[in-house]
Context: one part of a larger RNA
């Protein structure tokens, strides 16, 4: 270290539970608000942080009713109280009700600030209390209404896009989302200028149906009525006008009136027209606000039946036994499961407010008949043109309705409609209004229900959740339940520093229920024991198995050694792949539901079937009965009229089409599948709408601030020179500049570092600008197709080629990924056609299930059609080798031309010869195809219906195309295998060889391939070959080779071959020519000839300048048997070169290589044998059972429900072991744990099965005891406290900053400040320490800052203007500092505040009293940059004097040295200087203190503190220098430099008065902005000394620090 067992830790699954949710039903209610809402802020308790309640009358007050003993909420403790004189509590009514909020006196940054008027305390100012004071509409007024909030429903004004149409524009989505206005408990609609159709209906609304019909529609996608019928509920009315009258005004008048007009009253209200008017006639009928009486109902609350015993147990309600009640056996509780224990329940009672309903009374409203001369009956209307919109209806033939614009009637003998229009006919009476019910919805209240959830579920929220937390904001948005029956919540003891933790003891049924608490799984981490393990190579298993251990019956653990063996998923032609996904575990996590089709099955009825809405009855819920509207079927044909077992076409009685002849449907249930819906789950980038953002950043506006120091030296001016005068020159003065150098400041050039950083952009170094187009603070403006932009598509909150948030929304995704239990049967495709199609889809093909059907397939034979392979080409077309011939042409010659001649030129036809073709064929197979016959086969065929998948293929062989007769290439065809196929062989390998796996067997036979060892089987037999380790790298060529072996043919040879050895190899002649020479041998020529010979070339080589010389051919001798040549084979051999070390699979082999033949054996999941299971089949015989996509069948498990039957405190579920069992999903029993529920059977219903989705949440690993511990300014020692000290405290030393790393403000933060006590967390380590935890304390103002004063940008905004609405502008006004105006200084004091308290000394305003003067206005306030000059202090240096202290190496001295100190405000004043600013002087101040030394005594938490008293003040108000800011006047320049308030008329005395808010602490930072105690960022003031021009640089003072390992 591995496996196993046991025991723990860790963690919080599982089971059980429910306090909370979810979905509904019935009833109620359907609003609240200026009488101040909703919602908040702040308060309120003896103690009180949160929640709840309440409001200064504050967990409450008053009255009435109930109730009857405890009570002071959640909240369990102590204290203190209340209550039978009736508390707490419950019901009803009332009182109080701070501040904000419509918010309403004005303002405002919500919960704050500031007013006016009246009254009051009270009394002048001031302060306080109570009341009142907004706007708008109506109204003469008095007075009244409105405003805002609220879930859905409703009406109206505006109104998208994604998406669908497989693109997209009309269209769709959709009048949806969303915005805006408005109303009510409902809203809207509504009493026909309506429908209909020859018959009728009679306001509206809603439901069922008509009907997915008629229509509409790029006639695409889609959209989609009405009439009618059945129901629910029912309800009808009022004005305007005519006419009559009244009042006011106006006009007119013959002054009586008349007319007009406005308002009011009467009258009147419709289609068979009605009314006015005229005449007649009456007091009918019906309705009815309000008032009175009765009155069901109605709160808290009250009564409310009936049980005991035994037994187990901690506990009885369980079990057993025997009873009882029931108008009550709903439910909950009680120590386990209770009708009879408790609360309750059925039922009865109670009665305040209120009150449906009933009755009485009653203002008021409401009708008839006849006549028809005249009058009235809704005008910029109806209609029409144009442009739109709505109607199911998209402009269409388009009626009807609405109206932006233009035009514009009629008047009852009128007018409108009936889907263009016209006529007839029919229906109605517009241009005014009201109207209940039936219908929609649920923020809310009560009662109840659930085959809904049960803590990762159910609301986001079971718990103090819209909380914590994130964001500037709109907005986003968690996690988190359980001790026990009862706290009986562990007295006491021990270990320990300990109040940590643990061990005892005790409680309890249980503590292994101990508060981190029920059960307590897994990952993960340990400990003990058994076996194994340090030469071993391993997807870790499986088969065999020695040994050891435990048990001793069975068996269990381990596993040396040996055989075999490349995970899972997905996606693919194909994955161990080095292609995807997963660290591990647990929980969660994906084909559902509704409606409409379609097919199968089941059921009812059947030529019929069936109800829908609704109604009635009834129930706890169910349900039952009505209801026949409608729908489907029963008849078809036709475009239709129509006809009808026929009909249409047609002249037809023809023919043909579709039908009949042959009838089954329909309504439900269920399963498969389609459609519409998000439709299996997760996933975009985007589009659109309403809002939120300029605290970042861009630009702009207003108002403020900042820029050490040095250099240069423009214009102008002055002087001198110069000129006629200018010009010009020089010197000086002067101080310009998007001037120069360079800090702060702003920026970001270079390099390095950093890159899981110190930092989501920095550090170090270096660099640019640094008086300007500069930088910066505060307040404001511009907003998303918009802004802003010295322009980079830059910036608009770490986001920008269109921000962010929420919504449409589950957008869409022909794409990717994932998609969960078992067994059984069958089982594909990767092809064709089409496609804005090519990785998608449709149809066909191939699969499956069911039903019907009987053809199909193979072989053989016969008969056919055909033009491939092959072959052929004087058989065509085309191409073509060599030769012959040579038409014709080219070139040359030839007298000008013609004729002609020549030609190693090109070349037709023809002939001979050779050879070619996918698009040639005089020919022409095999195979395939068709037909027939026979045989074999027997779920094979075909058709219909339901349901698919596939439509990426791949290798090999063969036939081809393409390519290079390249490819593991590509495209076809035929076959096969892989795909979807395991087994054996080929070392290893998808498809090559063999062979198709139902299961079991330690049986047999074989295939391919093998038989020396690895490794099962022959060191087999026979005959050869190879010598190269060839064989035997995956494979090897041309060419070479006297390697070897075999064969065929052929030559020579005992008349002596071949080889060797001995000898000869001559002569004409040095052949001729050529040549300087050429003699066999440079070259040329040829009858290379002839002679002598056994033989010898006018010469095969070497050689010479040329000869010579050496050889060869040839010949003889010797030797004595075979010697050569050519061709064809086998096996070898060279050719043969690649990168880490080699290899035939290895060892190795001379056979264990190669060839031929033969025999035996091995060898697979093949075949056989034995046993078994399943499917098909008829129950047989028998056959079959590899399998991806996919189809079909049968089952298991989980949760809940119904019925039935059981188990359980003598121990359910869950957890954890073991055993048994089933083919499997699983089941049963059992051990321990656990402590209250849970099963079986038969059916039913589903949130119904997990390994994968870079899945979601939680837990736990790994890396790893690894990286890191955040500026390299630095620590060391001694002492102290303490359990413990590198870090805390004190001291000493050292170091760092010192234009800061010191001090003080503003912003921002919001208690971090101070003290005490702590150390679990926070602090990157420790901690006794702390910006941490807990408690207590702390911020004091007329003068400081802000308000009660002013105004800028800008905001708001009566009036007014504009706009569908919301809203946008905006005068007056009002708000608004970053500006204007405005009165206090010094010292002391606290642990913590001070210009605030105290002391002292001042100043400002108001009131009271007195005096004086009274319009107002001008003016002032009041402003730029730059520059020099003047003045001046803060501050500072030096010197001298003085004060105090200290000091001298050994000794002494103090006239010596050293250190420190040597101060002093505001304000007031008759003085002095100055243009002025201001300064000086005097008083303030014999002030008071600091400081130094000394010090009695006291306190102490040991750090310090207080301090009587004394000394020094006869310690300088000295001298010299430097010197900002400030202030003042001045110069110069061009860009020409706020507004308003205030001031502008007072003097004197004393007294009184003087409000609200801020004030702690940090503030270049550990407290702000950056997620952090973060190397970053952050505006202003001050900022000493030496050096120096300087705020540079270095060192240093005061002061601060050593950067938390």
């Nucleotide at each position: 270290g591995g496996c196993g067992u046991a025991u723990g830790g860790g963690g919080g699954a599982u089971g059980c539970c429910u306090a909370g949710g979810c979905u509904c039903u019935c009833a109620g209610a359907g609003g609240c608000g200026a009488a101040g809402a909703a919602g908040g802020a702040c308060g309120u308790g003896a103690u009180a942080a949160g929640c709840u309640g309440c409001g200064a009358a504050a967990a409450g007050c008053c009255g009435c009713g109930g109730g009857g003993a405890u009570c002071g909420g959640c909240a369990c403790a102590c204290a203190c109280g209340a209550a039978u004189u009736g508390a707490u509590c419950c019901g009803c009514g009332g009182a109080u009700g701070u501040c904000c909020g419509a918010a309403u006196g004005g303002g405002g940054c919500a919960a704050c600030c500031c007013a006016g008027u009246g009254c009051a305390g009270u009394g002048a100012a001031g302060c306080u209390g109570c009341a009142u004071u907004a706007u708008u509409c109506c109204g003469u007024a008095a007075g009244g209404g409105a405003g805002g909030c609220g879930a859905a429903c409703c009406c109206g004004g505006g109104g998208a896009a994604c998406u669908g149409a497989a693109a997209c524009a009309u269209c769709u989505a959709a009048g949806u989302a969303c915005c805006c206005g408005g109303a009510g408990g409902a809203a809207g609609a509504g009493a026909a200028a309506a429908c209909a159709a020859a018959a009728g209906u009679g306001a509206u609304u809603c439901c069922g149906u008509u009907a997915g019909u008629a229509g509409u529609g790029g006639c695409g996608a889609g959209c989609g009525a009405a009439c009618g019928c059945g129901g629910a509920u029912u309800a009808g009315c009022c004005c305007a006008a005519a006419c009559c009258g009244g009042u006011g005004u106006u006009g007119u008048u013959a002054a009586g009136g008349c007319a007009a007009u406005a308002c009011c009253g009467g009258g009147g209200u419709u289609g068979u027209a009605g009314g006015a008017c005229u005449g007649c006639g009456a007091u009918a009928u019906u309705c009815g606000a309000g008032u009175u009486g009765g009155g069901a109902u109605g709160a808290a609350c009250c009564g409310g039946a009936a049980c005991u015993g035994u037994u187990u147990g901690g506990a009885a309600a369980g079990a057993c036994a025997g009873a009882c009640c029931a108008c009550a056996g709903g439910g909950g509780g009680u120590g386990a499961u209770a009708g009879u224990c408790c609360c309750g329940u059925a039922u009865g009672g109670g009665c305040a407010a209120a009150g449906a309903c009933c009755a009485a009374u009653a203002a008021g409203a409401u009708a008839g008949c006849a006549g028809u001369a005249u009058c009235c009956u809704g005008a910029g209307u109806a209609g029409c043109g144009c442009g739109g919109g709505g109607c199911a209806c998209g402009u269409g033939g388009a009626a009807c309705c609405c109206u932006g614009u233009g035009u514009g009637a009629a008047u009852c003998u009128g007018c409108c409609g009936g889907g263009a229009c016209c006529a007839u006919c029919c229906g109605g009476u517009a241009a005014g209004g009201c109207u209940a019910a039936a219908u929609a919805c649920u923020c809310c209240u009560g009662a109840g229900a659930g085959a809904c959830c049960g803590a990762u579920a159910g609301u986001g929220a079971a718990c103090c959740a819209g909380u914590a937390c994130c964001g500037u904001g709109a907005g986003g948005g968690a996690a988190a339940g359980g001790u026990g029956a009862a706290a009986a919540g562990a007295a006491c003891c021990c270990u320990g520093a300990a109040u940590a933790a643990g061990g005892g003891a005790g409680u309890g049924a249980a503590a292994g229920a101990g508060a981190a608490c029920c059960u307590g799984a897994a990952a993960c981490c340990a400990u003990a024991c058994g076996c194994c393990u340090a030469c071993a190579a391993g997807c870790g298993g499986u088969c065999g198995g020695a040994g050891c251990c435990c048990a001793u019956u069975a068996g269990g653990g381990u596993g040396a050694c040996g055989g075999c063996g490349u995970g899972c998923c997905u996606u693919u032609u194909g994955c161990a792949u080095a292609a995807u996904g997963a660290g591990c575990c647990u929980a969660c996590g994906a084909g559902u539901u509704a409606c409409c089709g379609u097919u199968g099955c089941c059921a009812g009825c059947g030529a019929g079937g069936u109800u829908a809405a609704g109604g009635c009855a009834u129930u706890c819920a169910g349900u039952g009965c009505c209801g026949g509207a409608u729908c489907c079927g029963u008849a078809g044909c036709g475009a239709a009229a129509g006809c009808g077992a026929g009909u249409c076409u047609g002249a037809a009685c023809a023919g043909g089409g579709c039908g009949c002849u042959a009838u089954a449907g329909u309504u439900g249930g269920u399963a498969g599948u389609g459609g519409u819906a998000g439709a299996c789950g997760c996933g975009a980038a985007a589009c659109c709408g309403u809002g939120u953002g300029a605290u970042c950043u861009a630009c702009c506006c207003a108002u403020g601030g900042g820029c050490a120091g040095g250099c240069u030296g423009a214009a102008g001016c002055u002087c001198u020179g110069g000129u006629a005068a200018c010009a010009c020159a020089g010197a000086g003065u002067g101080g310009a500049g998007g001037g120069c150098c360079g800090a702060a400041c702003c920026g970001g050039u270079u390099g390095a570092c950093g890159u899981u950083g110190a930092a989501a952009a920095g550090u170090c170094u270096u660099c640019g600008g640094a008086u300007g187009a500069c930088c910066u603070g505060u307040g404001g403006g511009u907003a998303g197709g918009g802004g802003u932009g010295a322009a980079a598509g830059g910036c608009c909150a770490a986001u920008c080629a269109a921000a962010c948030u929420c919504g449409g929304a589950a957008a869409u995704a022909g794409c990717u990924c994932g998609u969960a239990c078992u067994c059984c049967c069958c089982g594909a495709a990767a092809u064709g056609c089409a496609u804005u199609u090519a990785g998608g889809u449709g149809c066909a093909g191939c699969g499956u299930a069911c039903u019907g059907u009987u053809a199909g397939u193979u072989u053989u034979a016969u008969a056919g059609a055909g033009g491939u392979a092959g072959a052929g080409c004087u058989a065509c077309u085309g191409a073509u080798u060599g030769g012959a011939u040579g038409c014709g042409g080219g070139g040359g010659c030839u007298u000008c031309a013609c004729c002609g001649c020549c030609u190693a030129c090109c070349a037709a036809u023809u002939c001979c010869u050779g050879a070619c073709a996918a698009a040639c064929u005089c020919c022409g197979a095999a195979u395939g195809c068709u037909a027939u016959a026979a045989a074999a086969u027997g779920u094979u065929u075909c058709a219909g219906u339901g349901c698919a998948g596939u439509g990426a293929g791949g290798g090999c062989a063969u036939g081809g195309g393409u390519g290079c007769u390249a490819a593991g290439g590509u495209c076809c065809a035929u076959g096969u295998c892989c795909g979807a196929g395991a087994g054996g062989g080929a070392a290893a390998g998808a498809a090559c060889c063999c062979a198709g796996a139902c299961c079991a067997u330690c049986a047999g036979c074989u295939a391919a391939g093998g038989u020396c060892c690895c490794c099962a089987a022959a060191u087999g037999u026979a005959u050869g070959u190879u010598a190269a380790g060839u064989u035997g790298a995956a494979a090897a060529a041309a060419c070479g080779c006297g390697g070897u072996u075999g064969g065929a043919c052929u030559g020579c040879c005992c008349a002596g071959a071949c080889a060797g050895c001995u000898a000869g190899g001559a002569u004409g002649u040095u052949g001729g020519c050529u040549u300087g020479g050429a003699a066999g041998c440079a070259g040329c020529c040829a009858u290379u000839c002839a002679u002598u010979u056994a033989a010898a070339g006018a010469g095969u080589g070497c050689g010479u300048a040329a000869c010579a010389g050496c050889u060869c051919a040839c010949u003889a001798g010797u030797c004595g048997a075979g010697c050569g040549g050519u061709c064809c084979g086998g096996c070898a051999u060279g050719g043969a070169u690649a990168a880490u070390a080699a290899u035939c699979g290895g060892g190795c082999a001379u056979a264990a290589a190669c060839a031929u033949a033969c025999u035996a054996c091995c060898g697979a999941a093949g075949c056989u044998a034995u046993g078994g299971c399943a499917u098909c089949g008829a129950u047989a015989a028998g056959a079959u059972g590899g399998g991806u996509a996919g189809g079909g069948g049968a089952g298991c498990a989980u949760u809940c429900c119904a019925g039935u039957u059981g188990u359980g405190u003598c121990g359910a579920a869950g957890g954890u072991u073991g055993a048994c069992u089933g083919u499997g999903a699983g089941g049963u029993c059992u051990u321990c744990u656990g402590g209250a529920a849970c099963g079986g059977c038969u059916g039913g219903a589903a949130a119904a099965g997990a390994a994968a989705a870079u899945g979601u949440a939680g837990g736990c690993a790994u890396a790893a005891g690894u990286a890191a511990c955040g500026a390299u300014a630095a620590u060391g020692c001694g002492g102290g406290c303490g359990a413990g000290a590198a870090a805390c405290c004190c001291g000493c030393a050292c170091u760092c900053c010192g234009a800061a790393a010191g001090a003080c403000c503003a912003a921002g933060g919001u208690u971090u400040c101070c003290u005490c006590a702590g150390c679990u967390a926070u602090g990157c380590u420790a901690a006794u320490c702390a910006g941490c935890u807990g408690a207590g304390g702390g911020u004091u103002a007329g003068u400081c800052g802000g308000g009660g004063c002013c105004u800028a940008a800008c905001g708001c905004g009566a009036a007014c203007c504009c706009g569908a609405a919301a809203g946008g502008g905006g005068c007056a006004g009002u708000g608004g500092a970053u500006g204007g105006a405005c009165a206090a200084c010094g010292g002391g004091u606290u642990a913590a505040u001070a210009u605030u308290c105290c002391c002292g000394u001042a100043c400002c305003c108001g009131c009271u009293c007195c005096c004086g003067c009274u319009a107002a206005a001008a003016g002032u306030g009041a402003c730029g940059g730059a520059g020099g000059c003047g003045u001046a202090u803060a501050u500072u240096u030096g010197g001298u004097g003085c004060g105090u202290g200290c000091u001298g190496a050994c000794g002494g001295a103090a006239u010596a040295g050293c250190a420190c100190g040597u101060u002093g405000a505001a304000g007031c004043c008759a003085g002095u200087g100055g243009c002025a600013a201001c300064a000086c002087g005097g008083c303030g101040a014999u002030a008071g203190u600091a400081c130094a030394c000394u010090a009695a005594g006291g306190c102490u938490c040991c750090g310090g503190c207080c301090g009587c008293g004394g000394u020094g003040a006869u310690a300088a108000u000295c001298c010299a220098g430097a010197g900002a800011a400030g202030c003042g006047a001045c110069u110069u320049c061009c860009a020409a430099g706020a507004a308003a308030a205030g001031c502008g008329a007072g003097g004197g005395a004393a007294g009184c008065g003087g409000c609200c808010c801020g004030u702690a602490c940090c503030c270049u930072a550990a407290a702000c902005c950056g997620a952090c105690a973060c190397a970053g960022g952050u505006g202003g003031u001050u900022g000493g000394g030496a050096u120096g021009a300087g705020a540079a640089u270095u060192c240093u003072a005061a002061g601060g620090a050593g950067c938390u390992c």
A computed fold for a 1605-nucleotide part of an RNA from Aestuariivivens marinum, annotated as large-subunit ribosomal RNA, half A.
The prediction has a mean pLDDT of 82.
Its Rfam family is "Bacterial large subunit ribosomal RNA".